[in-house]
Context: one part of a larger RNA
RNA sequence: CUGGGCGUAAAGCGUACGCAGGCUGUCGUACAAGUCGGGUGUGAAAGCCCGGGGCUCAACCCCGGAACUGCGCCCGAGACUGUAUGACUUGAAUGCGGGAGAGGAAAGCGGAAUUCCUGGUGUAGAGGUGAAAUUCGUAGAUAUCAGGAGGAACACCUGUGGCGAAAGCGGCUUUCUGGCCCGACAUGGACGCUCAUGUACGAAAGCGCGGGGAGCAAACAGGAUUAGAUACCCUGGUAGUCCGCGCCGUAAACGAUGAGUGCUAGCUGCUGGAAAUGUCUACCGUUUCAGUGGCGAAGCUAACGCAUUAAGCACUCCGCCUGGGAAGUACGGCCGCAAGGCUAAAACUC
Numbered sequence: 001c002u003g004g005g006c007g008u009a010a011a012g013c014g015u016a017c018g019c020a021g022g023c024u025g026u027c028g029u030a031c032a033a034g035u036c037g038g039g040u041g042u043g044a045a046a047g048c049c050c051g052g053g054g055c056u057c058a059a060c061c062c063c064g065g066a067a068c069u070g071c072g073c074c075c076g077a078g079a080c081u082g083u084a085u086g087a088c089u090u091g092a093a094u095g096c097g098g099g100a101g102a103g104g105a106a107a108g109c110g111g112a113a114u115u116c117c118u119g120g121u122g123u124a125g126a127g128g129u130g131a132a133a134u135u136c137g138u139a140g141a142u143a144u145c146a147g148g149a150g151g152a153a154c155a156c157c158u159g160u161g162g163c164g165a166a167a168g169c170g171g172c173u174u175u176c177u178g179g180c181c182c183g184a185c186a187u188g189g190a191c192g193c194u195c196a197u198g199u200a201c202g203a204a205a206g207c208g209c210g211g212g213g214a215g216c217a218a219a220c221a222g223g224a225u226u227a228g229a230u231a232c233c234c235u236g237g238u239a240g241u242c243c244g245c246g247c248c249g250u251a252a253a254c255g256a257u258g259a260g261u262g263c264u265a266g267c268u269g270c271u272g273g274a275a276a277u278g279u280c281u282a283c284c285g286u287u288u289c290a291g292u293g294g295c296g297a298a299g300c301u302a303a304c305g306c307a308u309u310a311a312g313c314a315c316u317c318c319g320c321c322u323g324g325g326a327a328g329u330a331c332g333g334c335c336g337c338a339a340g341g342c343u344a345a346a347a348c349u350c
Stems, first nucleotide, its partner, number of pairs: 004321003007304002012318001014201004021194003025088007033081002035077008049065006091191001093187003096183004103177007110154001115149007125136002162169002206247006215241002220236004258317006266295010278284001299306002323350003332343004
């Protein structure tokens, strides 16, 4: 190097886009670079291998052969790869007609609730807990009614429902905007797949500047509990949580399952569409496409389980793994304001 693997044993990059690279549908024609066959030249000698011979044997030496798996040239083959050219429509795309949706961005609006403020009623308690206390309250609390302020989140609908590449997305309306699905034709004609480097997006927490601050709440303080209690419980409470702009770039970023294409029994639920049809015209049944669940044949798997949404059968491309610890650490480099991130060892040890 080949050979083996990656749901849970080590191993799928958090996700996408995508240059180079790798791979690439159907039918012709031409060429003959790859490929294959034949010939020829070369492939020094020694050595290795085979046969024979010489030193009494052997080592050693000599002769002959084979081999030298390679390269050049010539002739030929034309399946496959390639190149050129012509054609095709099934892959991919565009147009047309419909459709669903918490997909994204911005602006505006709404009601419930919490808190606070003002006023009314009203009086001695309220809170809180396993029980309490800290705490609040006669300077009038809690409760209740009316009015006001402000911030954040959107009950029911809500659904193994929907949308999005992932992160993620949920009150209502408007504007702007991305993707997807279905249908019948038309256009054009392989325009495709994957993707090292790269680029973009990327929960929460955290950071910078400026706002905002109702509730909640790291830190912190107090009260309890306890042998102690730097906790669990309680009363408070600041960053933060929210908004704008800029960073960070991580996660059990999980389906712990990379992307694409084709093939391989079914049954059943849900979501979105379509059609003719069954005599259904409210609608139900059948068929079909796309998605999303459950159960299961074959097959696979160490087992668990997976099973047309594969972990089955194959192909293409990328990423990754190679005993445990030391360690996702040190050093170096790159990135970052920092926190830290990315890349990534060894000694030693079992």
Small-subunit ribosomal RNA, central domain from a metagenome, 350 nucleotides, folded computationally. Model confidence (mean pLDDT): 88 of 100.